RNA sequence: CUAGUGAUAGCGGGAGAGUUCACCCUUGUGGUGGCGCCGAAGGAGCAACGGGUCCCCCGGAAUCUCUCAGGCACCUGCACCGUUAUUGUUAC
Numbered sequence: 001c002u003a004g005u006g007a008u009a010g011c012g013g014g015a016g017a018g019u020u021c022a023c024c025c026u027u028g029u030g031g032u033g034g035c036g037c038c039g040a041a042g043g044a045g046c047a048a049c050g051g052g053u054c055c056c057c058c059g060g061a062a063u064c065u066c067u068c069a070g071g072c073a074c075c076u077g078c079a080c081c082g083u084u085a086u087u088g089u090u091a092c
Stems, first nucleotide, its partner, number of pairs: 002091012018035001020034005036072003042068001043066003049059004
């Protein structure tokens, strides 16, 4: 230099579910509460398998499950993907 891989940042793409009901008032796409829902911030759980002092314990993934949190017009956010830059690491 090149390639793989991690982190950070910019740009592009990016789904789902109530513009629900009631009350309040500073009428604001506002606040509070109720019921209904969504899963792709975050969080929690575990299978195969491996290990141990072995009928129990430990490790063990997610876009699976749960729905604490978050979200349910638009915007914002959003796992994840692409791309660019910086940087770490591995290989040559």